[in-house]
Model confidence (mean pLDDT): 82 of 100. Transfer RNA from a Caldisericia bacterium, 73 nucleotides, folded computationally. Rfam family: tRNA. From the family's description: Transfer RNA (tRNA) molecules are approximately 80 nucleotides in length. The source organism's lineage runs through Bacteria, Pseudomonadati, Caldisericota and Caldisericia.
C1' cells in the first nucleotide's frame, strides 16, 4: 500500500422484506433477612463509531473517513 471482518446500554452480544432500538450480566429502588449474599418485582441507562448521499422514512442501502482484528505484498 491492497483485500476481508468487526464497531449498537457500563460489559458481552442480538436485531432480514428499510418503519417498535432489545436480551443477559452489572447498576439503582422496594419486598424478603438481625445483617450480607441469594431470590423476587420495578426502574434508570443509547449521538446504533463519525460525516455525506438515496428514500416519505436508514442500525439496515451507497460513498468517504476513524479505530480494532486478520490476510496478501
Nucleotide at each position: 500500500g491492497g483485500g476481508g471482518c468487526a464497531g449498537u446500554a457500563g460489559u458481552u452480544c442480538a436485531a432480514u422484506u428499510g418503519g417498535g432500538a432489545g436480551a443477559a450480566c452489572a447498576c439503582g429502588u422496594g419486598c424478603u433477612u438481625c445483617g450480607c449474599a441469594a431470590g423476587u418485582a420495578c426502574g434508570a441507562g443509547g449521538u446504533c463509531g463519525g460525516g455525506g448521499g438515496u428514500u416519505c422514512g436508514a442500525u439496515u442501502c451507497c460513498c468517504c473517513c476513524c479505530u480494532g482484528c486478520u490476510c496478501c505484498a